[in-house]
RNA sequence: GCCCGCGUAGCUUAAUGGUUAGAGCUGGCGGCUCAUAACCGUCUGGUUGAAGGUUCGAAUCCUUCCGUGGGCA
Numbered sequence: 001g002c003c004c005g006c007g008u009a010g011c012u013u014a015a016u017g018g019u020u021a022g023a024g025c026u027g028g029c030g031g032c033u034c035a036u037a038a039c040c041g042u043c044u045g046g047u048u049g050a051a052g053g054u055u056c057g058a059a060u061c062c063u064u065c066c067g068u069g070g071g072c073a
Stems, first nucleotide, its partner, number of pairs: 001072007010025004018056001027043005049065005
């Protein structure tokens, strides 16, 4: 330099272009216990990597860039 994949909550991740972007773990609060852990309930947390484009509508499709992993030279 060329090609391919990936990027969504603190972490791991789900979501056919369609009407509030969900879940588990973590964390906060409460219950249970003599107490801790486990367990149960509840709550919090997202400009879906960035900027444009297409569309009535974009996490999803297209372009460029950024980051990251791999392959070729």

This is a predicted structure of a 73-nucleotide RNA (transfer RNA) from Hyphomicrobium sulfonivorans. The RNAcentral record of the sequence draws on ENA and Rfam. Its mean pLDDT, the model's own confidence on a scale to 100, is 82. Its Rfam family is "tRNA". The family's RNA type in Rfam is transfer RNA.